[in-house]
RNA sequence: AACUUAUCAAGAAAGGCAGAGGGUAAUGGCCCGUUGAAGCCUUGGCAACCUAUUCUUUAAGUCUACUCAAGACAUAUAAGAAAAAGGUGCCAAUUCCAUCCGCCAAGGCGGAGAGAUAGGUC
Numbered sequence: 001a002a003c004u005u006a007u008c009a010a011g012a013a014a015g016g017c018a019g020a021g022g023g024u025a026a027u028g029g030c031c032c033g034u035u036g037a038a039g040c041c042u043u044g045g046c047a048a049c050c051u052a053u054u055c056u057u058u059a060a061g062u063c064u065a066c067u068c069a070a071g072a073c074a075u076a077u078a079a080g081a082a083a084a085a086g087g088u089g090c091c092a093a094u095u096c097c098a099u100c101c102g103c104c105a106a107g108g109c110g111g112a113g114a115g116a117u118a119g120g121u122c
Base pairs, nucleotide, nucleotide: 002121003120004119005118006117007116008115013043014042015041016040017039021032022031023030026099027098028097029096044091045090046089049087050086051085053082054081055080056079057078061073062072063071064070095114100111101110102109103108104107
């Protein structure tokens, strides 16, 4: 890179260097930007996808017992909650809005496609 799964209307700042663009396919819009864009560095923060951890619940399982019964242990490659050290990611506007399809009927709703982030397979 490709395939696949999940999420995407919430959230989150300062300083230094730098000096004109940026909003992550393309197009059309609309925004942000010398009151300093992109990028780099330092510190800070948001979040909970993965890893490690804590607690709760619970199979398979083990033991005891069996008239009716049940009780104890045990923990997952399971579920939920908590916390936030590590691996990322993120810190304007719904993924800024639209494009394709459907419904409604002229203004909206839903879905798809594409994209982003994380995990898995390879």